[in-house]
RNA sequence: UUCUUAUCCAGAGAAACCGAGGGACAGGCCCUAUGACGUUUCGGCAGCAGAUUCGCAAAACCGCGAAAACUGUGCUAAUUCCUGCAAAUGCUCUAGCAUUUGGAAGAUGAGAA
Numbered sequence: 001u002u003c004u005u006a007u008c009c010a011g012a013g014a015a016a017c018c019g020a021g022g023g024a025c026a027g028g029c030c031c032u033a034u035g036a037c038g039u040u041u042c043g044g045c046a047g048c049a050g051a052u053u054c055g056c057a058a059a060a061c062c063g064c065g066a067a068a069a070c071u072g073u074g075c076u077a078a079u080u081c082c083u084g085c086a087a088a089u090g091c092u093c094u095a096g097c098a099u100u101u102g103g104a105a106g107a108u109g110a111g112a113a
Base pairs, nucleotide, nucleotide: 001113002112003111004110005109006108007107008106013042014041015040016039017038021031022030023029025084026083027082028081043076044075045074047073048072049071050070052067053066054065055064056063080105085102086101087100088099089098090097091096
């Protein structure tokens, strides 16, 4: 980098440095010199995988659930900030709006090439 698969309405910020953009893309909307984005440090959260402990079962494995934050990752403005494509329904009356469902794209984990 590509493929497969699971999840994405929960949760969690301070300081230092830097100095103008940032929120993936497009539109909207928003954050930002009261310092964003980024980097570093110290915290925090608990999503995924592993390990541990506990419960369910007489016991082991497996499984399910819980705890905790030990390991590897991840996250720490706004639901993935909202929408994007399709269908259904309703409103409106030909051009749109709203709701729901599915999908696409993206992010993260695990596995594979």
Molecule: SAM riboswitch aptamer (S box leader)
Organism: uncultured Planococcus sp.